[in-house]
Context: one part of a larger RNA
Molecule: small-subunit ribosomal RNA, 3' major domain
Organism: Circaeaster agrestis
């Protein structure tokens, strides 16, 4: 100087407490371990692996297994030879491929040689590897942690390692600021600058809007630029003002003004470093290894197995509810190989038809919780929906292994969950739907946006956990 302490002081965090809702029990979904298997491809393993890579495994993907094939190779460059090429038919085969036949010549410079493009055959140099090593690496990511820390120059102190600055008082979300001070300054972080949202003004009005006006089934038409909204550009918040307090300071507290008040709210932004943390399977790459195979093509299978254990979720156990009928209110997205209105048809999933829209125009589109009426009356039920049977629909060469959806029938466990444990402080939790991504289809209950309804509690820091600063001890480095 660090590290550590079942020492001390200060301080902070959904860390505890206060409260609300969960997990742990049930069924199912999903991932993992284990077991099994010809193969169940590989990686990720406390927090920081396990609805993770995968924003979508029927074939493909696919890396795995079995079988059938290939060897300058599916792909790249170079050299030599032959035929321009595209095309059509047949045989064989599970396909990949293999074999046979037919037709047919063109284009450019024309120097009648050849060149470009493409195919075949041979020979090499080489290609190829999702083979190994993340403990050889780059790049990138997680984590402590959006925690407030981590350093430097010159000076001064010390024999030196080092110290000082960075400490003390006060304050703050903050090494934030102020004051004191052998220190004076500076850097990377903090904050601000960026985006979204909340308010006003100006400007622009079509496809959006409609007060007046004119019509009507309908902002449909005429008209308008006020409002709503959308796009652009500015403004606004800075403890600026007043009072109390404070050391005169930084600040803190209360009030006014205001759409908003003390970082307004949310996002992006992640210092020096830590974990030889993760990734050689995104990519790149050193070295090692394979080269008639650890490379390449194809068919079928596997990644979906199932005594069991764990993670994360969904649906429930009901009356603050379930069924039926009627009625109302969003935001944000996507659409031309697409979204698909209307009408007809089917109980329905769907099918037929094909208006409109390259979209503030048309479509997906029905928002759902909610409200009103009515039935059920506490039951394993009109709760719950697993499982199974039958009959259908859709996508796609193809739905057996192994897709989704519909109808009828079936109607399992489950009556609020032990020890333990998780999330959350406000438009938050809880609850309710919509949409997008990937995508032919979809195992999405995922993931990522988006809006609707909308709480309770916080006495306080004694205790548990984690972080920071100062100080003390130490047999540690």
């Nucleotide at each position: 100087u660090g590290a550590c302490a079942a020492g001390g002081g200060c301080c902070c965090g959904c860390a505890c407490a206060a409260g609300c809702g969960g997990u742990g029990g049930a069924g199912c979904a999903u991932g993992u371990g284990g077991u099994u298997u010809a193969a169940u491809u590989c990686g990720a393993u406390g927090c920081a692996a396990a609805g993770c890579g995968a924003a979508g495994a029927a074939c493909c993907u696919u890396a795995c297994c079995a079988g059938g094939g290939c060897c300058u190779g599916a792909c790249a460059u170079a050299u030599c030879g032959c035929g321009a090429a595209u095309c059509c038919u047949c045989u064989u085969g599970a396909a990949a491929g293999a074999g046979a036949g037919g037709g047919g010549u063109g284009u450019c410079c024309u120097u009648c040689g050849a060149g470009a493009a493409u195919g075949c055959a041979g020979a090499u140099a080489c290609a190829g590897g999702u083979g190994g090593u993340g403990c050889a690496u780059g790049g990138u990511u997680g984590u402590c942690a959006u925690c407030a820390a981590c350093c430097c120059g010159u000076g001064c102190c010390g024999u030196a390692a080092g110290g000082u600055g960075u400490u003390a008082g006060u304050u703050a979300a903050a090494g934030u600021c102020c004051u004191a001070u052998a220190a004076c300054g500076a850097g990377c972080g903090c904050a601000a600058c960026c985006c979204u949202c909340a308010u006003u003004u100006u400007u622009a009005g079509u496809u959006a809007c409609c007060a007046c006006c004119c019509u009507u089934g309908g902002g449909u038409u005429u008209g308008g630029a006020a409002c709503c909204c959308u796009g652009a550009a500015c403004a606004u918040a800075u403890u600026g003002c007043c009072a109390a307090u404070g050391a005169u300071a930084a600040g803190c507290c209360a009030g006014a003004u205001g759409a908003a008040g003390g970082u307004a709210a949310g996002g992006a932004u992640g210092a020096c470093g830590u974990c030889a943390a993760g990734u050689c399977a995104u990519c790149a790459u050193g070295c090692c290894c394979c080269u008639u195979a650890u490379g390449c093509c194809c068919u079928g299978g596997a990644c979906a197995a199932c005594a069991c254990a764990c993670u994360u979720g969904c649906u429930a156990c009901a009356a603050u509810g379930g069924g039926c009928g009627a009625g109302a209110c969003a935001a944000a997205g996507g659409g031309u190989c697409a979204c698909g209105a209307u009408c007809c048809u089917g109980c329905g999933a769907g099918g037929g038809u094909g208006a409109g829209c390259u979209a503030a125009c048309c479509c997906c589109a029905a928002a759902a919780a909610c409200c009103c009426g009515u039935c059920c009356u506490c039951a394993g039920u009109u709760c719950g929906g697993a499982u199974u049977g039958c009959a259908g629909g859709c996508u796609g060469u193809a739905a057996c292994u192994c897709g989704c959806c519909u109808g009828c029938a079936u109607g399992a466990a489950g009556c609020c969950g032990g020890a333990a444990u998780c999330g959350c402080u406000a438009g938050u939790a809880a609850u309710c739907g919509u949409c997008a991504u990937u995508c032919a289809g979809c195992c999405a209950u995922a993931c990522g946006c988006u809006g609707g309804u909308g709480a309770a509690u916080u006495c306080a820091u004694u205790c548990c956990c984690a972080a920071g600063c100062c100080u003390u001890a130490u047999a540690c480095a």